Notes
Small-subunit ribosomal RNA from an uncultured bacterium, 1397 nucleotides, folded computationally.
C1' cells in the first nucleotide's frame, strides 16, 4: 500500500457500563421448604415454591455515546496560516474555597390481563419503586431602580448600603462516596481583527437587509442574526461582481541560490457521512454506527404497510494499467462506565500478504596442469586470436539457508493475602498473580561449496564490436537518424560493457532553460518601439538646515505545536530506523540610532517658466491678386491628312481637321530660384500681398522659487483612398468600351472615359504612418561642410578669420554590437518613466465586446500541424544584371550535309537466334587496324565431367607420327599393321593411360575497384607556406592600372615567397655550314649506246643522315615610366609564338569500359565450364547518324597523242618480260629479303567529238558468261565481261567545316588480311583559291563587380488548384441533455407567533 466510482454493498465485528440508583425474577448458580423415584441410610436425580443469597436478559434512572475511527464531495470563506483582541460570551467530568440538604406530594416503565397487526410496531385497563418527577421552605446567587467611594482602554469594571421579585437539593454498601448554591482554576470552545497563500478582464461594473442608524426581538455571546422605522449608502482597476479549478497548513520533491511543483504516509484545523431540509435531548451536536420530513437506490410483504445507509475494520461486486486478511489479543499504550474486581474497545499492539520505497547482507575466497584442454566464435586461415584462471583440480572459509539445544526484553503499575508504621486510609515491606506477538529476537552446536543471478546496452550524445541472415523488406528510433546486397544503428549468434535482487520501458514534477530574466533577458536588420502630442491618476524627482521616526539599521522580549530538516551526541553487530539535545530568515511588543528615502516646517536658484530686445523660416488659418500651360467657345489664314507606336489599329478629319492667328471663357498646379535648404510634434507644408494665430534661436540676467521629467485609462491631431452632403469639374483618371500584343492577355502600350482627383461641412483613423532606432537629463576624442543669431578681428558697408550657442549633413576614434554598423543628432557610458516581443504556420484569422452610415478599425485566441522559420556576413554557381576580353563564336566567304541511289553504324520491329557494350553535346564508318568455318560471346542439335589448355605428386605404359578399315553430320569411339632416344646399369628426357591436388566461367557488380580513356580545354587557370586581417566561415597574396597568345611581363601594393599548369627544353619542316660518299649524284676527262650515268672516274652538284650555326624586338624611327607595341624600316631563307607535331594543372560529369587485360563481392560447377555439326551476328512496312557516286559542258567519251611526285611495302611475297585470253586472270620466267628489282599516278596539257536531253550525263537493279581465293562462297566474298539502265536535273525548315600551302580538287601507299564486302581508317604527295567592316547579336569560355529566398547549385527553387483516401475543425433535417439567476404557483417536517381546550 483504490492515485479511478463522495459507486453500489452480502455477511460479522468496530459503545457501551453501572445491581455501592431502583423495581423486580425470564434465565444461571447457592441455600430453605413441600414432594416423586432410587437407596437401609448417608445421599444422588427431579418436579413445585420461597428474591432469601450470589449475580441479572429486558426495563426505570445516572454517566457515556459530540471522544476514538473514516473520507475530502462540498469550500476562494475569517474556511487555512500567522498575530492580536473579547470592558461582548460558554464550559459536563477535575482541582481549591464557602455554605446547605428542611417538610411533603403525585405519577409511570417493566411485570400481569385484555386487544390490533403478516411484520415492524402498538393501543387499552390495572398494580409499583427510585439518585426519576412536582410543590413549599431557606439564600451570601441573579434581575430592577437608588445612593456613595475606587478606578480603567470610549462603550465599562469593582465595592459598600438598604429595597422588591426570583431560584436548590438524594441518597447508597455506610471505617466512604454521592447531590445542591455560590465564587475562583484548569482544560475544552464560541465570537471578532490586521497581514498571507489561484487562474481567466475575450468577467468592469455589483448591490435592496443591500451600507448605515434608532428602537426591540433572538443568542452563551456581539453583530441586519432577524423585525419595524428613517437616511442612501457599501464594493470595485491595491481587481468589485461572474465564471473555471481546488480542503488549509506543518511539511515533501526538485535547485548553487532565488524560485518552481506537489499537500500520499505522521500531525494540526476545518468539511462531510446515501442526496436535501430540520429541529429535539444534552456542559457540549443541528449529531457516520440518534430523531422527524421530502428524495433516488435496495431489501421484506399477506399489498394494507414495513426495513436500510462500510467517506469504520475485514470483506464483495463495478470502474481501472493499478493497491492486501472476512487474522489474533486487550499483555503494554489509550478511551468509556463502575468504589473496585472487572466489562466494552476493528482505537492500539502485533501477525499474514506485495521487491512498492529504503537499508544491510549472501551467492563464495585463493591457488592452479597455462607453451593456454574441449566445445562456440572470429580471422590476415599448414596457424593464430577469443570465451580464459574462466571450468577442471587442490587448499580453505561456513554469513544466510537446514538440523538440534538453550533462550530474552517488552511488566511496571496495579489488585489479592500477610507484617508493619503513623493512625483510621494512607505510606512502607514480603508474598502470589498478568505475554497476543513467540520459542520470535538472540545465544550455542553440527553437516556441508553445499541450497541462492538476473536485466538492460554496445553508430554519436554514452562505458561497451565483429560474423551471419536481411535488402527502404522485415524492421528500428529519446534527438540527429540507420535499412535500396559487403548494416559495430533492423533480427540471430559470439565478444563486450553498465547496473545487480533487481534492471528496462512508461507516465508525472524540478533541473538543465539566462528559454518569463528580482537574483538574470531583449525591441536599427532576428519577435519586439504605440502614427503623433497634451495630459489626469501613478511612478520617479535639485541645493541647504531644522524636526518627526512610517521605510531602515541594532539590543531585547513574546509567539513560531510535535515530528521532519540542518548540526552535534547515543541505541538496535552495521545500515536504513529510533532516542536526546541544538537551530529555525516569519508576525507581534518594546527600548534605541538618525546617514539615506520619506512626511513637515523655513530658505536658495543652477532644473523649469515669464519679462525686455531683436532675429529666422515652403509653419497654421484666411482674403485678395499674377503670368504660363491645357482644354473648350467664337473669328480669320490654310489643306489633307493628324494623332499615336517597337511597329500599328481604334480615335479625329473635306460638314475643313492637325497647324498658326486674334478675342474670350472656366478650373487645377505654381516653371526657374531649388540645395546634403529651411519650418513643424507627427502627418505634412513652395507662386507673390495683407490680415490674425502659434512656434523657435540668440542676447540681457529684471522676476518667480522646484512650479520638474514620464505617462496605463482619457483628450485632441493624424497622408493617400474611402464614405455623407451641397458645390464645381480644366487636367490626370480605378471602373467600364475600342484598338493592338500573346497560346491566351479580364495585363503592361495606345485611342476614349466615369467615380474621383478640387471647395465647403461632417464622418473614417489607417500606411514600408520608417531614422523600420519612444520621451527626458548628465557624461564621454576630432575633422568637415552648411542654416539662423551674437562678440572680437577685419578689407573698399564688409570678403574673410577667431570664438560661442542653436540646428542640419558627410568621414572618422574609443566604446558598443551576431554581424553589417552607430559612433556628442550613439545602437556608447549612466538614471528615470511609458510601450512591446517570447519557435515558424493556422492568424492579425475565427468568436465574444467596443466604435462606425458602410467600408472596416481596435482588441484578439485554439484545436491542429511543422522541424525549423529567422538575421548577418563567406564561398560558389547563376541572372532575358554590368565593365573589360578571347575562340571558324557569329559576320565576310568557299564547299558541303538535310531531297536521289548505294555503301556502313544505330533505333525500332521480327527471330530459335538476330551475342554483348557504346546514348546530348562527349553514342551511332564508334569497341571491330577485316563476322562464309574459325573469330563467336547467341540460338538448335549431339557429345564430355580431372574435364578443352597448363603446373605438380604418384602408379602404370611406350609411344607419338602415318596408313588402312567400321560406326557417325563432325567431335568422337573401335580394329589391324609399322614402332622411341642417352645410358654398363640405377635411371632420366620425350609422350600416352589412370589417382590426387590446384581448375573453369565474355555469369553478375564500372552505384565495390585498379589502370586506361572521353570531355570541359591546350581554357589560363589552381594552390600552398609564412606573415597580416576577420569571433568566424573565409579574405589578402591571385585585387587595381598597362601590357600578353597567356596568373606572359611591368608598376602599384600587407604582403613576401613558392609549387603545379603557361612558355622553353624534345621531334618534323624551311637556309647555311662541316663530315661522310653506295645502290644516290654526274660539272670536268676518257670509252660506249637507237637511246639511258650504261661503264672507268670523280665526290664538286643535286640527295641522303650524323654534327654544328641562325631569329633575340638583337640594331633605326615613332610612342609608353615601364613591360611592351608599332612600321610596304633595314638585314636575312626565316621577324615578331616562322608552320606543324608531341606535351592536357587543380578538378567537374558516381561519364565510359568487370567484354583488352588485372581484381574485392555474389553467382554456377554432369553446367551459367568444354567439344564439335548447322544456324545466326549479313533479317526489313519504316526512322535517325556517318560517308560513296551523281544530277552534267570548269563536263563526259576518245580502243587518241604525251609529262611530272611523295611516302610506304614485298619471300606462303612484290613481280619485270614473254605468251594466252575482250577482260577479271592463267601459263612461263629474270631480279628483288631491296637509295640496286618489282608494286602503271591521276587531275593537269595538246588533239577530237558529243550540244542541254533524263543525254555519249548517272550509274542502281537485274539476267547471263566468267575469274581467283579457301576444306567450303546457298544463307554470306570480291572481281571480269555481255545485256539491262533505276532514282536523280543541285535539294524545305535546319545544318556542319574551313582564315594558307588552309579550303577545295585529283590521285598513290600502308595496316588488318586466305579472300574480302575498304565508299571506312590511317598516311602521301599534285593543282591550288576566297574573305574577314567589325564584336551589335547566337554558341562557349576567361577576368572584376552586383543581385540572389540556388548550394543535387536556375534542367535550381518555389505558387496555386485537384480525384481517392485519412486528421483536425466547422455547417447541418433532427435527436437528446447539464448548470445558473429571476418572477409566480403549491408546499413536508420543524421552529417561534398568536388564539382555543
Nucleotide at each position: 500500500g483504490c492515485u479511478u466510482a463522495a459507486c453500489a454493498c452480502a455477511u460479522g465485528c468496530a459503545a457501551g457500563u453501572c445491581g455501592a440508583g431502583g423495581g423486580g425474577c425470564a434465565g444461571c448458580g447457592u441455600g430453605g421448604g413441600c414432594g416423586a423415584u432410587g437407596g437401609c441410610a448417608a445421599c444422588a436425580u427431579u418436579g413445585c415454591c420461597c428474591g432469601a443469597c450470589g449475580g441479572c436478559g429486558a426495563c426505570c434512572g445516572g454517566c457515556g455515546c459530540a471522544c476514538u475511527g473514516g473520507u475530502g464531495a462540498g469550500u476562494a470563506a475569517c474556511a487555512c496560516g500567522u498575530a492580536u483582541g473579547c470592558g461582548a460570551c460558554c464550559u459536563g467530568c477535575c482541582c481549591c474555597c464557602a455554605g446547605c440538604a428542611a417538610g411533603g406530594g403525585g405519577a409511570u416503565a417493566a411485570c400481569c390481563c385484555g386487544u390490533a397487526g403478516a411484520a415492524a410496531u402498538g393501543c387499552g385497563g390495572a398494580c409499583u419503586a427510585a439518585u426519576a418527577c412536582c410543590c413549599u421552605a431557606u439564600a451570601g446567587g441573579c434581575a430592577c431602580a437608588g445612593c456613595a467611594g475606587c478606578u480603567g482602554c470610549a462603550u465599562g469594571g469593582c465595592u459598600g448600603c438598604a429595597g422588591u421579585g426570583u431560584g436548590a437539593a438524594a441518597g447508597g454498601a455506610u471505617u466512604c462516596u454521592g447531590g445542591c448554591u455560590g465564587g475562583g482554576g484548569a482544560u475544552g470552545g464560541g465570537c471578532a481583527u490586521g497581514c498571507g497563500g489561484c487562474g481567466c478582464a475575450u468577467u468592469a461594473g455589483c448591490u435592496a437587509g443591500u451600507u448605515g442608524g434608532c428602537g426591540g426581538g433572538g443568542u452563551a455571546a456581539c453583530g441586519g442574526c432577524c423585525c419595524a422605522c428613517c437616511a442612501a449608502g457599501g464594493c470595485g482597476a491595491c481587481g468589485a461582481u461572474g465564471c473555471g479549478u481546488a480542503g488549509g497548513g506543518g511539511u515533501u520533491c526538485u535547485g548553487a541560490g532565488a524560485g518552481g511543483a506537489a499537500g500520499g504516509u505522521c500531525c494540526c484545523c476545518c468539511a462531510c457521512a446515501u442526496u436535501g431540509g430540520u429541529a429535539c435531548u444534552g456542559a457540549g451536536a443541528c449529531a457516520c454506527g440518534g430523531a422527524c420530513c421530502a428524495a433516488a437506490c435496495u431489501c421484506c410483504u399477506a399489498c394494507g404497510g414495513g426495513a436500510g445507509g462500510c467517506a469504520g475494520c475485514a470483506g464483495u461486486g463495478a470502474g481501472g494499467a493499478a493497491u492486501a486478511u472476512u487474522g489474533g489479543u486487550c499483555a503494554a499504550u489509550g478511551g468509556a462506565c463502575g468504589a473496585g474486581a472487572g466489562u466494552c474497545u476493528g482505537a492500539a499492539c502485533c501477525a499474514g500478504c506485495c521487491a512498492a520505497g529504503u537499508c544491510g547482507c549472501g551467492u563464495g575466497a585463493g591457488g592452479g596442469a597455462a607453451u593456454g584442454a574441449a566445445g562456440g566464435u572470429c580471422c590476415u586461415a599448414u596457424g593464430g586470436a577469443u570465451u580464459g584462471u574462466a571450468a577442471a583440480c587442490c587448499u580453505c572459509u561456513u554469513u544466510u539457508g537446514u538440523c538440534g539445544g538453550g533462550g530474552a526484553g517488552u511488566a511496571a503499575a496495579g489488585u489479592g493475602a500477610g507484617c508493619a508504621a503513623c493512625g483510621u486510609g494512607u505510606u512502607g515491606c514480603u508474598u502470589a498473580u498478568u505475554g497476543a506477538g513467540a520459542g520470535u529476537a538472540c545465544c550455542c552446536g553440527a553437516a556441508g561449496a553445499a541450497a541462492a543471478a538476473g536485466c538492460a546496452u554496445c553508430g554519436g550524445c554514452u562505458a561497451a564490436c565483429u560474423c551471419c541472415g536481411u535488402g527502404c523488406c522485415a524492421g528500428c528510433a529519446g534527438c540527429c537518424g540507420c535499412g535500396g546486397u559487403a548494416a559495430u544503428a533492423c533480427g540471430g549468434a559470439g565478444g563486450a560493457u553498465g547496473c545487480g535482487a533487481g534492471c528496462g520501458u512508461u507516465a508525472u514534477c524540478c533541473g538543465g532553460a539566462u528559454u518569463c530574466a528580482u537574483u538574470g533577458g531583449g525591441u536599427u536588420u532576428a519577435a519586439a518601439g504605440g502614427g503623433u502630442g497634451c495630459g489626469c491618476a501613478g511612478g520617479c524627482g535639485g541645493c541647504c538646515c531644522g524636526u518627526c521616526a512610517a521605510g531602515u539599521c541594532a539590543g531585547c522580549g513574546g509567539u513560531a505545536a510535535a515530528a521532519u530538516c540542518u548540526c552535534g551526541g547515543g541505541g538496535c553487530u552495521c545500515a536504513a530506523c529510533c532516542c536526546c539535545g541544538u537551530u529555525c530568515g516569519g508576525c507581534c511588543g518594546u527600548u534605541g540610532a538618525a546617514a539615506c528615502u520619506g512626511g513637515c516646517g523655513a530658505g536658495c536658484u543652477u532644473g523649469a517658466g515669464u519679462g525686455c530686445g531683436u532675429g529666422c523660416g515652403a509653419g497654421g488659418a484666411u482674403g485678395g491678386c499674377g503670368g504660363a500651360a491645357u482644354g473648350c467657345g467664337c473669328g480669320g489664314u490654310g489643306u489633307a491628312g493628324c494623332g499615336g507606336u517597337g511597329a500599328a489599329a481604334u480615335g479625329c478629319a473635306u460638314a475643313g481637321a492637325u497647324a498658326u492667328u486674334g478675342c474670350g471663357c472656366a478650373g487645377a498646379a505654381c516653371u526657374c530660384c531649388g540645395a546634403u535648404u529651411g519650418c513643424g510634434a507627427a502627418g505634412g507644408c513652395a507662386g507673390c500681398c495683407g490680415u490674425c494665430c502659434a512656434g523657435u534661436g540668440c542676447g540681457c540676467c529684471a522676476c518667480u522659487g522646484a512650479c520638474g521629467c514620464u505617462c496605463a485609462u482619457g483628450c485632441a491631431c493624424g497622408a493617400a483612398a474611402g464614405c455623407g452632403u451641397g458645390g464645381g469639374g480644366a487636367u490626370c483618371g480605378a471602373a467600364c468600351a475600342g484598338g493592338a500584343u500573346u497560346a491566351g492577355a479580364u495585363a503592361c502600350c495606345c485611342u476614349g472615359g466615369u467615380a474621383g482627383u478640387c471647395c465647403a461641412c461632417g464622418c473614417g483613423g489607417u500606411a514600408a504612418a520608417c531614422g523600420a532606432u519612444g520621451a527626458u537629463u548628465a557624461c564621454u576624442a576630432g575633422u568637415u561642410a552648411u542654416u539662423c543669431g551674437c562678440u572680437g578681428c577685419g578689407a573698399u558697408u564688409g570678403a574673410g578669420c577667431a570664438g560661442u550657442g542653436a540646428g542640419u549633413g558627410a568621414c572618422c576614434g574609443a566604446g558598443c554590437g551576431a554581424a553589417a554598423g552607430c559612433g556628442u543628432u550613439a545602437a556608447g557610458u549612466a538614471a528615470u518613466c511609458c510601450a512591446c516581443c517570447u519557435g515558424g504556420g493556422g492568424a492579425g484569422u475565427a468568436c465574444g465586446c467596443c466604435g462606425g452610415c458602410a467600408a472596416c478599425g481596435g482588441u484578439g485566441a485554439a484545436a491542429c500541424u511543422c522541424a525549423a522559420a529567422g538575421g548577418a556576413a563567406u564561398u560558389g554557381a547563376c541572372g532575358g544584371g554590368g565593365g573589360c576580353c578571347c575562340g571558324c563564336a557569329c559576320a565576310a566567304g568557299c564547299g558541303g550535309a538535310g531531297g536521289a541511289a548505294c555503301a556502313u553504324g544505330u533505333g525500332g520491329u521480327u527471330u530459335a537466334a538476330u551475342u554483348c557494350g557504346a546514348u546530348g553535346a562527349u553514342a551511332c564508318g564508334c569497341g571491330a587496324g577485316g563476322a562464309a568455318c574459325c573469330u563467336u560471346a547467341c540460338c538448335c542439335a549431339g557429345g564430355c565431367u580431372c574435364a578443352a589448355a597448363c603446373g605438380g605428386u604418384c602408379g602404370g605404359u611406350g609411344c607419338c607420327g602415318a596408313u588402312g578399315c567400321u560406326c557417325g553430320a563432325a567431335a568422337g569411339a573401335g580394329c589391324a599393321u609399322u614402332u622411341u632416344c642417352c645410358g654398363c646399369a640405377a635411371g632420366g628426357a620425350c609422350g600416352c593411360c589412370g589417382u590426387c591436388c590446384g581448375a573453369g566461367g565474355u555469369g553478375c557488380u564500372g552505384c565495390a575497384u585498379g589502370g586506361u580513356u572521353g570531355u570541359c580545354g591546350u581554357c589560363a587557370g589552381c594552390u600552398c607556406g609564412u606573415g597580416c586581417c576577420g569571433u568566424g566561415a573565409g579574405g589578402u597574396g591571385u585585387c587595381g592600372g598597362c601590357u600578353u597568345a597567356a596568373g606572359u611581363g611591368c608598376c602599384a601594393u600587407a604582403a613576401c615567397g613558392a609549387g603545379c599548369g603557361c612558355a622553353a627544353c624534345c621531334c618534323c619542316c624551311a637556309u647555311u655550314u662541316u663530315c661522310a660518299g653506295u645502290u644516290g649524284c654526274u660539272a670536268c676527262c676518257a670509252g660506249g649506246u637507237c637511246a639511258u650515268g650504261c661503264u672507268g672516274a670523280g665526290c664538286a652538284c643535286u640527295c641522303u643522315g650524323g654534327a654544328a650555326a641562325g631569329a633575340c624586338u638583337g640594331c633605326c624611327g615613332g610612342c609608353g615610366c615601364a613591360a611592351g607595341c608599332u612600321g610596304u624600316g633595314a638585314g636575312g631563307a626565316a621577324g615578331g609564338c616562322g608552320g606543324g607535331g608531341a606535351u592536357g594543372a587543380c578538378g567537374u560529369c558516381a561519364a565510359a569500359u568487370c567484354a583488352g587485360c588485372a581484381c574485392g563481392g555474389c553467382c554456377c560447377u554432369u553446367a551459367c565450364g568444354u567439344c564439335u555439326g548447322g544456324g545466326g551476328c549479313g533479317a526489313c512496312a519504316c526512322a535517325c547518324g556517318u560517308g560513296u557516286u551523281a544530277c552534267a559542258a570548269u563536263g563526259g567519251c576518245g580502243g587518241g597523242g604525251u609529262a611530272c611526285a611523295g611516302a610506304g611495302g614485298g619471300a606462303a611475297g612484290c613481280c619485270a618480260g614473254g605468251u594466252g585470253g575482250c577482260g577479271a586472270c592463267a601459263c612461263c620466267g629474270a631480279g628483288c629479303a631491296g637509295a640496286u628489282c618489282c608494286c602503271g599516278a591521276a587531275a593537269a596539257c595538246c588533239c577530237g567529238u558529243c550540244u542541254c536531253a533524263g543525254u555519249u550525263c548517272g550509274g542502281a537493279u537485274u539476267g547471263g558468261a566468267g575469274u581467283c581465293u579457301g576444306c567450303a562462297a546457298c544463307u554470306c566474298g570480291a572481281c571480269u565481261c555481255c545485256a539491262u539502265g533505276a532514282a536523280g536535273c543541285u535539294g524545305g525548315a535546319u545544318u556542319c567545316g574551313c582564315u594558307a600551302g588552309u579550303a577545295a580538287u585529283c590521285g598513290c601507299g600502308c595496316a588488318u588480311c586466305a579472300g574480302c564486302c575498304a565508299u571506312g581508317g590511317c598516311g602521301c604527295g599534285g593543282u591550288g583559291a576566297a574573305u574577314a567592316c567589325g564584336u551589335u547579336c547566337c554558341c562557349g569560355g576567361g577576368c572584376c563587380u552586383u543581385g540572389u529566398a540556388c548550394a543535387c547549385a536556375c534542367c535550381g527553387c518555389c505558387c496555386g488548384u485537384c480525384a481517392a483516401g485519412c486528421c483536425a475543425u466547422g455547417g447541418a433535417a433532427g435527436c437528446u441533455u447539464g448548470g445558473a439567476g429571476u418572477g409566480c404557483c403549491u408546499g413536508a417536517a420543524g421552529u417561534c407567533c398568536g388564539u382555543g381546550a